[in-house]
RNA sequence: AGAGUUUGAUCCUGGCUCAGGAUGAACGCUGGCGGCGUGCCUAACACAUGCAAGUCGAACGAAGCUCUUUUGUUGAUUUUUUCGGAAUGAUACAAAAGAUGACUUAGUGGCGGACGGGUGAGUAACGCGUGGAUAACCUGCCCUUUGCAGGGGGAUAACAGUUAGAAAUGACUGCUAAUACCGCAUAAGCGCACACUACCGCAUGGUAGAGUGUGAAAAGCGUAUACGGCAAAGGAUGGGUCCGCGUCUGAUUAGCUGGUUGGUGAGGUAACGGCUCACCAAGGCGACGAUCAGUAGCCGGCCUGAGAGGGCGACCGGCCACAUUGGGACUGAGACACGGCCCAGACUCCUACGGGAGGCAGCAGUGGGGAAUAUUGCACAAUGGGGGAAACCCUGAUGCAGCGACGCCGCGUGAGCGAAGAAGUAUUUCGGUAUGUAAAGCUCUAUCAGCAGGGAAGAUAAUGACGGUACCUGACUAAGAAGCUCCGGCUAAAUACGUGCCAGCAGCCGCGGUAAUACGUAUGGAGCAAGCGUUAUCCGGAUUUACUGGGUGUAAAGGGAGCGCAGGCGGCGGAUUAAGUCUGAUGUGAAAGAUCGGGGCCCAACCCCGGAGCUGCAUUGGAAACUGGUCUGCUAGAGUAUCGGAGGGGUAAGCGGAAUUCCUGGUGUAGCGGUGAAAUGCGUAGAUAUCAGGAGGAACACCGGUGGCGAAGGCGGCUUACUGGACGAUAACUGACGCUGAGGCUCGAAAGCGUGGGGAGCAAACAGGAUUAGAUACCCUGGUAGUCCACGCCGUAAACGAUGAAUACUAGGUGUUGGCAAGCAAGCUUGUCAGUGCCGCAGCAAACGCAAUAAGUAUUCCACCUGGGGAGUACGUUCGCAAGAAUGAAACUCAAAGGAAUUGACGGGGACCCGCACAAGCGGUGGAGCAUGUGGUUUAAUUCGAAGCAACGCGAAGAACCUUACCAGGCCUUGACAUCCCAUUGACCGUUCCUUAAUCGGAGCUUUCCUUCGGGACAAUGGAGACAGGUGGUGCAUGGUUGUCGUCAGCUCGUGUCGUGAGACGUUGGGUUAAGUCCCGCAACGAGCGCAACCCUUACGGACAGUAGCCAGCAGGUAAAGCUGGGCACUCUGUCAGGACUGCCAGGGAUAACCUGGAGGAAGGUGGGGAUGACGUCAAAUCAUCAUGCCCCUUAUGGCCUGGGCUACACACGUGCUACAAUGGCGUAAACAGAGGGAAGCGACCCCGCGAGGGUGAGCGAAUCCCAAAAAUAACGUCUCAGUUCGGAUUGCAGGCUGCAACCCGCCUGCAUGAAGCUGGAAUCGCUAGUAAUCGCAGAUCAGCAUGCUGCGGUGAAUACGUUCCCGGGUCUUGUACACACCGCCCGUCACACCAUGGGAGUCGGGAAUGCCCGAAGCCGGUGACCCAACCAUAUGGAGGGAGCCGUCGAAGGCAGGCCGGAUGACUGGGGUGAAGUCGUAACAAGGUA
Repeated sequence: AGAGUUUGAUCCUGGCUCAGGAUGAACGCUGGCGGCGUGCCUAACACAUGCAAGUCGAACGAAGCUCUUUUGUUGAUUUUUUCGGAAUGAUACAAAAGAUGACUUAGUGGCGGACGGGUGAGUAACGCGUGGAUAACCUGCCCUUUGCAGGGGGAUAACAGUUAGAAAUGACUGCUAAUACCGCAUAAGCGCACACUACCGCAUGGUAGAGUGUGAAAAGCGUAUACGGCAAAGGAUGGGUCCGCGUCUGAUUAGCUGGUUGGUGAGGUAACGGCUCACCAAGGCGACGAUCAGUAGCCGGCCUGAGAGGGCGACCGGCCACAUUGGGACUGAGACACGGCCCAGACUCCUACGGGAGGCAGCAGUGGGGAAUAUUGCACAAUGGGGGAAACCCUGAUGCAGCGACGCCGCGUGAGCGAAGAAGUAUUUCGGUAUGUAAAGCUCUAUCAGCAGGGAAGAUAAUGACGGUACCUGACUAAGAAGCUCCGGCUAAAUACGUGCCAGCAGCCGCGGUAAUACGUAUGGAGCAAGCGUUAUCCGGAUUUACUGGGUGUAAAGGGAGCGCAGGCGGCGGAUUAAGUCUGAUGUGAAAGAUCGGGGCCCAACCCCGGAGCUGCAUUGGAAACUGGUCUGCUAGAGUAUCGGAGGGGUAAGCGGAAUUCCUGGUGUAGCGGUGAAAUGCGUAGAUAUCAGGAGGAACACCGGUGGCGAAGGCGGCUUACUGGACGAUAACUGACGCUGAGGCUCGAAAGCGUGGGGAGCAAACAGGAUUAGAUACCCUGGUAGUCCACGCCGUAAACGAUGAAUACUAGGUGUUGGCAAGCAAGCUUGUCAGUGCCGCAGCAAACGCAAUAAGUAUUCCACCUGGGGAGUACGUUCGCAAGAAUGAAACUCAAAGGAAUUGACGGGGACCCGCACAAGCGGUGGAGCAUGUGGUUUAAUUCGAAGCAACGCGAAGAACCUUACCAGGCCUUGACAUCCCAUUGACCGUUCCUUAAUCGGAGCUUUCCUUCGGGACAAUGGAGACAGGUGGUGCAUGGUUGUCGUCAGCUCGUGUCGUGAGACGUUGGGUUAAGUCCCGCAACGAGCGCAACCCUUACGGACAGUAGCCAGCAGGUAAAGCUGGGCACUCUGUCAGGACUGCCAGGGAUAACCUGGAGGAAGGUGGGGAUGACGUCAAAUCAUCAUGCCCCUUAUGGCCUGGGCUACACACGUGCUACAAUGGCGUAAACAGAGGGAAGCGACCCCGCGAGGGUGAGCGAAUCCCAAAAAUAACGUCUCAGUUCGGAUUGCAGGCUGCAACCCGCCUGCAUGAAGCUGGAAUCGCUAGUAAUCGCAGAUCAGCAUGCUGCGGUGAAUACGUUCCCGGGUCUUGUACACACCGCCCGUCACACCAUGGGAGUCGGGAAUGCCCGAAGCCGGUGACCCAACCAUAUGGAGGGAGCCGUCGAAGGCAGGCCGGAUGACUGGGGUGAAGUCGUAACAAGGUA
């Protein structure tokens, strides 16, 4: 940094897609280790269980424990004993008193619980960010300073008792303490009230000082070190509040607002304030977007990007909000309080049914949801927090560990040597190649993991969860450690097999229908690597919303036009200001992050330190060019004035003639009218035509013109009235008054609508007639709205120059309209202003094109565009009488849609030209019979192929068997044919017999060579497998060959030039030709394949050569005959050279090419004919000529044999033959060719047969002999127009030939039979001269078998005016939406399936408000008869307080009508997409009616 994709190709526009980076990710496959991070994005869903906020006994009473003492009970043990007892008194229990303690603790009290931790529901807001303000405020703990702490009082919990209750929790009575509570004293520099002075401030006001009055404090504990308490001031910290600026989308949300906006007063608060209340006023917000709706926590930052931007707001940090939902206050320095309280709602749990309890969006964990997110771990060791004087306690904050490849970073899975290039695998052209030094093998090493030993820092005295962890050392084994994706292009990397539009792939283009580098597998390769792919999302690429950095003539896009408010922009000079602007300084812009430089973990990730930066905001000092403000001038912009001329500018009234139609009258008679042709229609009741008169409406010929006017729409006879604008000249006046213009207002063709007129012509609808397959059309005859007028609506057009307005500048040339000036003489020239056209340079543009009337160069303002379809549709709103207009989406769907230009192809476009293309002619086909081929049908089989021209007498130049590929039956299985191996035999071949339908099978006869004696050669038989074989498939896998356009004149290249390019030029043009043949011209110059020529043949003469040809002359000779000698003159044959070249003449043409005519010549303008077929087209034909890839069959799809079939036959078509007759048939006799063929051959003469033919067999491998008779023709004769003396089919009989064989199924002969057919409908074919027509002859194939085919000669015409038309072709040009190229493309309805969507009687649930009702808790206010310890008191009471009650407000709830959006709904509307559906043919060519 780009790439793919619209096209046959090109350029452009434009969308879609890809390569990059990123993620709190998920999924698939795989998974060795470590470090550092990170982990419910969904249900702010519900939560079992444990823990997460306590602490202080140095505030207090009390209880318990321990100890001591005393008393009582107990009574072990011991002593003594008279054995009755006595003494001793452990232990245990109880009571009392006292003491002790780092002891424990429920309660009172203090501090904390407002931090820390979680979440992002709400919030579009002073919520957040940033910068200010607070002279409008508060601040516990902490720090500093000053001062103080005197003296009293009354309660209460705990506790005890009684009592209610299941419980939670209380109630009553009694006792008691305090750093709990309450008075009193004292107190200022504290507060409040009043008034004063000084100084200061942006205002309210603040500070200081003095005065009077008034008010308010305290607490102790103790180890006597300490720690606390109160007042005041200051600091620090943390907050509250206010303000400027910034902060998403929607106008299909345009108006909102009643405490609302302001004032006065009061209340309330820490504090300002409608914060609240009373009264007064009627304000306030909004197009600079109010209100409403949707969405959303905000930021530092994170991702991306070159940047500007865009997206995001996980982790970490700051702020905010919330804590089951909603409301409320209490306490407190701080809360309207996550683990506090009260109330209401929902839910869950307990219950004895009366009533209670609860709140994981703390850490773990559970269920649920979901594609998806972890352990009910350890520790307070560190850091920090709370309490405490402290020890210490608490701390799911935090530090760690566990789980997860979720991310980033690092390491490893070994290293060296090693060619028999092993085996295996894959492939192969079978030779090999690849995997591949890869493996094995040898040598070595030990990072990680495993084992063993040692063992930290983190801790500054002690204290270590992590953890026997990091790290170090040792021994040991290459062992335990590689996958994933991709390999058609983009995009690095290919082969085989399988599959056969199937299965499947696919990000886009697109792959797959039998040879898939695209599917699946394998091998190989490429990439990344403990990961790799996929999916999702974001940025990028995308300059594809364009500030940087886009556009609007034709691609999407200029409003139909004007006026104009707001807004934006604005001429020349001076002065001033300093808002913008520039510059300096200061403050701030938290930390982290990013960046630069260092440093620490082995490195890195990660972490630490320092710098710079943070483009911003604010304050302040300065500058004054530019913009802005203010003041003052100017005249070039703009306007006014005066004079002048031009004009279909507008409105109204009046007037005119031509024409159409109608009416009346006259003349006049049978048609008129209309069309491609007709008909409907009109007309004998008198039309059309014509003359005269009249009526009425509409429009104004000629002039008339890319001429005029107007803002646009638009405006056209003449006159008058009123009236708008532009232009020129002059330079008197004003002095920037200007430009543009969202909304707004006005105008606005045609059609349409309303009311009332009018109505001649024209003419939607409608009717009729035609056309047509149909014709609701095009054509015709009629005809109503309408067209016209007045008034009122509508407000749209391809309202177009598809080009917004304004200003300035930037080569020329040439018309035209209006005016002016100068030069001279009426006219012309020059200049100038304003319009209106054409051409054209620079420049622009994708090109086309634009080009002073810009689409150029600039400035200002407005409007509009952002892929195609859906759709200018739906919904909503506004306007409208309606029609409808304006505004204007989405779902869904496609990978294009499009612009300009290019090459072709095509056109029921044009021009030119050619061809037996038409025309002019001649003869046919189509009708008949037959032959032959094809289709169809039939069949066991009727083998296969060929299919418009360019298949069909074609492959087939010849099917009785064979051929033969088909069918039936019989038989063979290494095979009929090739190569190789083994064994046996000595032959094989030939021949005979049996059997058979035949092959097959069986049995006989005959029968090798070489030799070193081992064997070998050859052949047969038998056997095994490699293989043979296949007319089996694919001509759409191929080679080769062929047809066709077309013997048409075309098809290309090199260099150069033009074009961004595809491409063009050359090759076009003017002539000419059969021809891209030639000439001339020309940005072309040359060249190649084609054309032509060279080749063959034919037409003329010559030279040479004469045998098998010929015979003039000479000789011989026959019945005849070149038969013979001889000759080569002639014919002929053959070879060689010649000849024809527009060479000559005349005319035309351009003086050319060339054309026309002529001469000469055998031949004249390529003399006739042939061979020769450019680049290419048709996936044209052929796998059955041959060859061949792949696939298929292998006791058969191969091979052999017999018989059958290819020859069938209701029918259809093609090609032919013979005819239908007198230009003929038949008979008789007679004449003239050319080119061929001949040895398994042609076969003469002669004989036989009516004949086909038979017998014989001369000659000839052929210019010698034979086939071989040419026929038409001419002559004579006959037939005389008929189904015939035409025609010969069919059939019968008898024969001949070939052949192993003639039934299916050959040809020929004779006799007999004698069908259709009397010239052929629509249609269609061939032919332009030795041609058509007609006549016969020969050949190939072939045993035999042509009416076919290929050749040959004989006789031998007619016609061509001409190119309008049909067909085909060529060149140029034009249009195109075609490129598979008109057999193209393509539109709409209908039918079917699916998808999304609008309407819809309604139905369902939701949201935000409003009104009314009810009104919890609670604050506030009132009341307070009831209750009350502290103070006073005369002991009654007072002060003060409270319960209770009432009231305002007030959540949830109820009721009500609207609003908003959602889901669903019978039915219904259109839309989209779908395979070969139906009907037509609307568009693209003049698309057949532009």
Molecule: small-subunit ribosomal RNA
Organism: uncultured bacterium